[in-house]
Source information: The part of an RNA shown here (large-subunit ribosomal RNA, domain IV) has 367 nucleotides and comes from an Armatimonadota bacterium. Its mean pLDDT, the model's own confidence on a scale to 100, is 88. The source organism's lineage runs through Bacteria, Bacillati and Armatimonadota. It matches the Rfam family "Bacterial large subunit ribosomal RNA". Rfam links the family to the GO terms structural constituent of ribosome and ribosome.
Context: one part of a larger RNA
RNA sequence: CCCCCCUCAAGGAACUCGGCAAAUUGGCCCCGUACCUUCGGACGAAGGGGUGCCCGUGGGUUGUAGGCCCCUCGCGGGCCGAAGGCCUUGCGGGUUGCAGUGGCAGGGCCCGCCCGACUGUUUACCAAAAACACAGGUCUCUGCAAACCCGAAAGGGGACGUAUAGGGGCUGAAGCCUGCCCAGUGCCGGAAGGUGAAGGGGAGGGGUGAGCCGGGGCCCUCGGGUCCCGGUUAAGCCCUGAACCGAAGCCCCGGUGAACGGCGGCCGUAACUAUAACGGUCCGAAGGUAGCGAAAUUCCUUGUCGGGUAAGUUCCGACCUGCAUGAAUGGCCCAACGAGGUGGGCACUGUCUCGAGGGGGGACCCG
Numbered sequence: 001c002c003c004c005c006c007u008c009a010a011g012g013a014a015c016u017c018g019g020c021a022a023a024u025u026g027g028c029c030c031c032g033u034a035c036c037u038u039c040g041g042a043c044g045a046a047g048g049g050g051u052g053c054c055c056g057u058g059g060g061u062u063g064u065a066g067g068c069c070c071c072u073c074g075c076g077g078g079c080c081g082a083a084g085g086c087c088u089u090g091c092g093g094g095u096u097g098c099a100g101u102g103g104c105a106g107g108g109c110c111c112g113c114c115c116g117a118c119u120g121u122u123u124a125c126c127a128a129a130a131a132c133a134c135a136g137g138u139c140u141c142u143g144c145a146a147a148c149c150c151g152a153a154a155g156g157g158g159a160c161g162u163a164u165a166g167g168g169g170c171u172g173a174a175g176c177c178u179g180c181c182c183a184g185u186g187c188c189g190g191a192a193g194g195u196g197a198a199g200g201g202g203a204g205g206g207g208u209g210a211g212c213c214g215g216g217g218c219c220c221u222c223g224g225g226u227c228c229c230g231g232u233u234a235a236g237c238c239c240u241g242a243a244c245c246g247a248a249g250c251c252c253c254g255g256u257g258a259a260c261g262g263c264g265g266c267c268g269u270a271a272c273u274a275u276a277a278c279g280g281u282c283c284g285a286a287g288g289u290a291g292c293g294a295a296a297u298u299c300c301u302u303g304u305c306g307g308g309u310a311a312g313u314u315c316c317g318a319c320c321u322g323c324a325u326g327a328a329u330g331g332c333c334c335a336a337c338g339a340g341g342u343g344g345g346c347a348c349u350g351u352c353u354c355g356a357g358g359g360g361g362g363a364c365c366c367g
Stems, first nucleotide, its partner, number of pairs: 001362008010353002014351001019348001027051005036041001038173001052095006058088005066080005071074001096100001108346007115338002120132002136171007148157003175332003179263003184260002186256005193251003199245002204240005211232009264282005291325001292322001303319005
C1' cells in the first nucleotide's frame, strides 16, 4: 500500500451522475391502518405495544377412580368428572440483566410521475428492459386431396382436426374511443373495349423450275438434231409472309384504410390594444376530428406561470407558439404488478465534514 471484516464523538447525504455502498427495518402475537380501486385489492399500508424466567390461576383435549341418567338389562348407550398425559399467543403476581425473536436466520417505509396492464420470456460469456410473449381485439386466406409448410418425388406436417377449425398480418388486459382522404401503390371485383405471346391462318412476295421464245456454234435426208447463252414460265419443292382468330397480364371501370400510406399555404377583418368566431384567394385525393401536448416526441429552451428548495438545466401541475402529437406503425385513461426509468420525503447510516482504531489475508524479509 491492497483485499475482506468490525467499531466510532458531534453532525446526518453536506458525498456523488445518482444514497452507489453500507446502515436502518426484520420472526411471532396483539392493537391499528389512508388516498385510490377494475371492489379482487391497496395491506405486512403507515404507526404502535408485547416477547426471558419463576409462582399462582384459568381454558382446551384425552380420560383413570368415581358419580348420575336411559334401556330391547349387556362385555350396552349417554352425561359429569378427582388423578395423570398433551396443548395453551388466556389472566394475576413475582424476579433478573444494559439488553429476553438476547445466537443464527430474518421486509426499511411513504408520496408524485413515465413506460409496460398483469405471472412469464430474452442477448449461454458486458444489456432482464419501456424489448419478446401474453389473454383480448381486428383484418385476411382456407369447403377439406383445405389454405399453408417440408420434400425434384413418393410422402409427411396441418389433423386422425373441419370455419366456435386451421394458416398469415397488425394490435396488445379492462374502461372510454378509434375521425377525414381510394388521387398514387397494394389487394378484391368487372363474360364490354384497347393492347397482347406461342399457335392457328394464309392474301401476297421471292428462289428453283420442265416447257416455251430469242440469239449463237456444229451436224443436217433442211420439218430438224445437239450444245451454249439470255428471257419467260405450269405444277411441285424451298424461303418469306399481311388481314383475321388468339390467355394471363397491363390499360380501362369500380370497390377497399384495424391495406402501404396521407391528413395545406397566403392575406384581411370586431368601437383601447390584442386576438379573430367571419371573409377572400391559391393548391390538393383529403387538409389532423376526439384526446393528449416543451412530452421516452419541443430546435429556439434552463419557454412562461405555479408548486416544492435558502437556492431546482432535473421533478410535479398548468399554458399551447405541437421546429417535427394524434387515434389498432392504435389515442387517452388507469387499480394491481415491476431486481424497469425519474423526482421528493421520513428513518438510518464512515457516502461525506475527516478521519481514527481494531481483526484477518496479501504485499516485504528468511526459507